[in-house]
Molecule: Purine riboswitch aptamer
Organism: Clostridiales bacterium
RNA sequence: UUAGAAAAUGAAACGUAAUUUCGUAUAACCCUGAUAAUAUGGUUCAGGGGUUUCUACCAAGCACCUUAAACGCUUGAUUACGAGGAGGAUACCGCUGUAU
Numbered sequence: 001u002u003a004g005a006a007a008a009u010g011a012a013a014c015g016u017a018a019u020u021u022c023g024u025a026u027a028a029c030c031c032u033g034a035u036a037a038u039a040u041g042g043u044u045c046a047g048g049g050g051u052u053u054c055u056a057c058c059a060a061g062c063a064c065c066u067u068a069a070a071c072g073c074u075u076g077a078u079u080a081c082g083a084g085g086a087g088g089a090u091a092c093c094g095c096u097g098u099a100u
Stems, first nucleotide, its partner, number of pairs: 019085007026056001029049006041065002050057001058076005089100004
């Protein structure tokens, strides 16, 4: 110096359930370019904005558009953070419980 083994000490990381409600964010939204269709249709792709914000930015239904180039409404989430419910785990307690 390299490799391995054992012991002690210290530090760090991970785990300590699943779930649910509310609040905040974002309107599950807007803009731009291209692209596809036409009542058996209303598509697809890329980029940008939007959040002291990671992610997401869709789906279904109902209207509407008389064949044209354009869609409207309703309902339903996820994610981030915060506060609760219920529940779990551990410790204590004779117990309903208490603490984390």